[in-house]
Context: one part of a larger RNA
RNA sequence: CUACAGUUAAGGAACUCGGCAAAUUAGCCCCGUAAGUUCGCAAGAAGGGGUACCCGCGAGGGUUCAAUAAAGAGGCACGAACGACUGUUUAUCAAAAACACAGCUCUCUGCUAACUCGUAAGAGGAUGUAUAGGGGGUGACGCCUGCCCGGUGCUCCAAGGUUAAGAGGAGAGGUUAGUUAGCAAGCAAUUGUUAGUGAAGCUUUGAAUUGAAGCCCGAGUGAACGGCGGCCGUAACUAUAACGGUCCAAAGGUAGCGAAAUUCCUUGUCAGGUAAGUUCUGACCCGCAUGAAAGGCGUAACGAUUCGUGUACUGUCUCGACUGUAGACUCG
Repeated sequence: CUACAGUUAAGGAACUCGGCAAAUUAGCCCCGUAAGUUCGCAAGAAGGGGUACCCGCGAGGGUUCAAUAAAGAGGCACGAACGACUGUUUAUCAAAAACACAGCUCUCUGCUAACUCGUAAGAGGAUGUAUAGGGGGUGACGCCUGCCCGGUGCUCCAAGGUUAAGAGGAGAGGUUAGUUAGCAAGCAAUUGUUAGUGAAGCUUUGAAUUGAAGCCCGAGUGAACGGCGGCCGUAACUAUAACGGUCCAAAGGUAGCGAAAUUCCUUGUCAGGUAAGUUCUGACCCGCAUGAAAGGCGUAACGAUUCGUGUACUGUCUCGACUGUAGACUCG
């Protein structure tokens, strides 16, 4: 010097991002116990007293520095945020405010169910049957959940428009037996060849007409995806604007909450707490960019959650010191 243990005058968080670490507390019995509350809790609240052993029925008395004598065994209180809760999770840097949850709600599904796996057979759903099953969202409980259906989605409607394969076959092209004309050969019959025309058949194509869902069109639907304004003026101090005007929109954000896990400006302003407070709490509202099941606002209980405060306690610190053990170091 390092590691692990232990002690420490006076002070007691002055340390530090932060009481991290350590210390305090601790078992059992008795007394006593606030706000709040869903009346269950909160609660071991907090706080106080007792405690071995011996004699004694008991009351009581006596030992020790010390009586749950070793070891093991809650520190407590107040305020706020988030999540109701017990639970689950990143095996190996995250345990949480994330996931789940009971409850609420929307939607699909009438049974050979919807849905999922599989090419299929088949299986699950389910030896279930709408008080059942699948999917989406929200997330106990309390009070509530506003406006917009123009766009997108979904549901319904089937009058009109559009629309596939298929049906249909008006026509058009190719091919050529024949036929017309020319030329060549032959005495002739005729044969060959070039150009035109061209039936049937075969073949290539093909208009009208007919033809479903879908789409267009119409209606509904928000606990479907989503959205929820701007400018100007106005009151007998000033300021502000209950009020008025105007433009735009499908409708212009309701209740509530609000510098918030959301506030840029910002350490906003005021109040509280401190000698001093970018954090914290309570208000204000000018919400850059809150807001109602991507739920809004509360909420007892709960939490190895997060933030702020107090009390007890302490080597965290002022500021160090000492002891033990194991190393380091010296000799071998």
RNAcentral holds the full RNA, with entries from SILVA. A computed fold for a 332-nucleotide part of an RNA from a metagenome, annotated as large-subunit ribosomal RNA, domain IV.